[in-house]
RNA sequence: AACGACAAAGCCAACCUCUUCGUGAGGAGAGGACGGAAAGCGACGGAUCUUGCAAAAGAUGGCCGAGCUGCCGAAA
Numbered sequence: 001a002a003c004g005a006c007a008a009a010g011c012c013a014a015c016c017u018c019u020u021c022g023u024g025a026g027g028a029g030a031g032g033a034c035g036g037a038a039a040g041c042g043a044c045g046g047a048u049c050u051u052g053c054a055a056a057a058g059a060u061g062g063c064c065g066a067g068c069u070g071c072c073g074a075a076a
Base pairs, nucleotide, nucleotide: 003073004072011036012035016031017030018029019028020027021026034062040068041067044065045064046063047060048059049058050057051056
């Protein structure tokens, strides 16, 4: 550099319920555990979604790609 064990130590938390913010997609907090080796970070490209007559403005990093950063260390 690359890879990812029925390894070890830790980490995150879908759906659902409650509270709260937002017109909305959705965000935040609590419970919980479907999953995750970047499910850490940022909307750069694509995708999907929302508002809007449109222009446009937004949402999703747990949709994909690329980028930056990072724990552990068996085999190949």
Predicted 3D model of a 76-nucleotide RNA (c-di-GMP-I-GGC riboswitch aptamer) from a Nitrospirota bacterium. Its mean pLDDT, the model's own confidence on a scale to 100, is 87. It matches the Rfam family "c-di-GMP-I-GGC riboswitch aptamer". Gene Ontology term of the family: cyclic-di-GMP binding. It was read from a public genome assembly, where an Rfam model found it. Of the family's consensus pairs, 95% are formed in the model. Lineage of the source: Bacteria > Pseudomonadati > Nitrospirota.